A computed fold for a 93-nucleotide RNA from uncultured Phenylobacterium sp., annotated as Glycine riboswitch aptamer.
C1' cells in the first nucleotide's frame, strides 16, 4: 500500500420559486381553481468537520534538508433516511 468484513461522529427532514406522478375539492364554459404526497431544478440565509484540498507547525526524521496532525480555513463536500465518512478492530494479497 489494496481489497473485503464490522464499528463509525458532526450540523435546518429550513424557507422561496418552477416542472412533475397519485389522490381529494368547487365551479360546470370541458375547460379552470384550490389543497396534499413523493421527486427534480434553481436561489436565499443558517450551521458542520472525520473523503479531498489549502494554512500554520505541535510533533517525527536519515536532522545541509524533509515529513508533518484529530489543530486552523471551509474552495469542494455534507446538515431525515440511504449513500460518503478520518480513524480503530479482524482477514487476505
Nucleotide at each position: 500500500c489494496u481489497c473485503g468484513c464490522g464499528g463509525g461522529a458532526g450540523a435546518g427532514a429550513u424557507c422561496c420559486g418552477c416542472c412533475u406522478u397519485c389522490g381529494c375539492u368547487c365551479c360546470u364554459u370541458c375547460g379552470g381553481a384550490g389543497c396534499u404526497u413523493c421527486g427534480g431544478c434553481g436561489g436565499a440565509c443558517g450551521c458542520c468537520g472525520a473523503a479531498g484540498g489549502c494554512g500554520c507547525a505541535a510533533c517525527c526524521g536519515c536532522c545541509c534538508c524533509g515529513g508533518a496532525a484529530a489543530c486552523g480555513c471551509u474552495c469542494a463536500g455534507g446538515c431525515a433516511a440511504a449513500a460518503g465518512g478520518a480513524c480503530c478492530g479482524c482477514g487476505a494479497g